[in-house]
Molecule: transfer RNA
Organism: archaeon
RNA sequence: GGGCCUAUAGUCUAGUGGCUAUGACGUCGCCUUCACAUGGCGGAGGUCGGGAGUUCAAGUCUCCCUAGGCCCA
Numbered sequence: 001g002g003g004c005c006u007a008u009a010g011u012c013u014a015g016u017g018g019c020u021a022u023g024a025c026g027u028c029g030c031c032u033u034c035a036c037a038u039g040g041c042g043g044a045g046g047u048c049g050g051g052a053g054u055u056c057a058a059g060u061c062u063c064c065c066u067a068g069g070c071c072c073a
Stems, first nucleotide, its partner, number of pairs: 001072007010025003018056001027043005049065005
């Protein structure tokens, strides 16, 4: 220098262009217990890496950039 892959909540993760973006762990509150653990119920937490474009509509498609990984030279 060239090609490919990945980026979604604190962590991990699902997501055919169309509902309020899914679940688990963690965290907070309540119930249960003398207490703790386990268990049950509920809540908060996401500008979907950044920008632009396509579209009635983009986490998803296109382009550029950033970061990480793999391969070629």